[in-house]
RNA sequence: CCAUAGCCAAGCUGGUAAGGCAGUUGACUGCAACUCAAUAAUCGAUGGUUCGAAUCCGUCUGG
Numbered sequence: 001c002c003a004u005a006g007c008c009a010a011g012c013u014g015g016u017a018a019g020g021c022a023g024u025u026g027a028c029u030g031c032a033a034c035u036c037a038a039u040a041a042u043c044g045a046u047g048g049u050u051c052g053a054a055u056c057c058g059u060c061u062g063g
Stems, first nucleotide, its partner, number of pairs: 001063003006021003015051001023039005044060005
């Protein structure tokens, strides 16, 4: 310094989490592909502060 969905990756002055790939379901198709639509994360763990924390503070774990 980093730790956010299977992978990648935003969110950085605290207000209940974008996007891409992959996956699943549906439409389309003779089947399939392409295309289109829908769909999952309470954010390493545990406490604290706060009306409210991924976002601040402590400790721990891993790199």